[in-house]
RNA sequence: AAAAGAGUAGAAGCUUGUGCGUUAAGUGCUCAGAAGACGGGGAGUUGCUUUUGAGACGAAAAGAGUAUUCUUGCGAUACGAGCUUCGCAUCCCGCUUGA
Numbered sequence: 001a002a003a004a005g006a007g008u009a010g011a012a013g014c015u016u017g018u019g020c021g022u023u024a025a026g027u028g029c030u031c032a033g034a035a036g037a038c039g040g041g042g043a044g045u046u047g048c049u050u051u052u053g054a055g056a057c058g059a060a061a062a063g064a065g066u067a068u069u070c071u072u073g074c075g076a077u078a079c080g081a082g083c084u085u086c087g088c089a090u091c092c093c094g095c096u097u098g099a
Stems, first nucleotide, its partner, number of pairs: 003097003010086010020075003029055008040093004061072004
């Protein structure tokens, strides 16, 4: 030197806890705008996340009780925890092996 490798933010799945909704919000989908993040350093997308507006679609309730309550369910439901898997779009430099 060639070559090989490690590491992040985060993402997905499962389990579990506490909530929310079941008088339909949320989730998911489409379009437009804005913002943010993206291995140790730099750059960074047509990808990702969040958010705003608009639009289309759309659901699982049952039982008990005097009761606005409780129980069991249901929801591509919210957040937390645990486990597993995946993991810088990409480019340059750095790090480890090579030694």
THF (Tetrahydrofolate) riboswitch aptamer, 99 nucleotides, folded computationally. The prediction has a mean pLDDT of 78. The sequence was found by an Rfam model in a public genome assembly.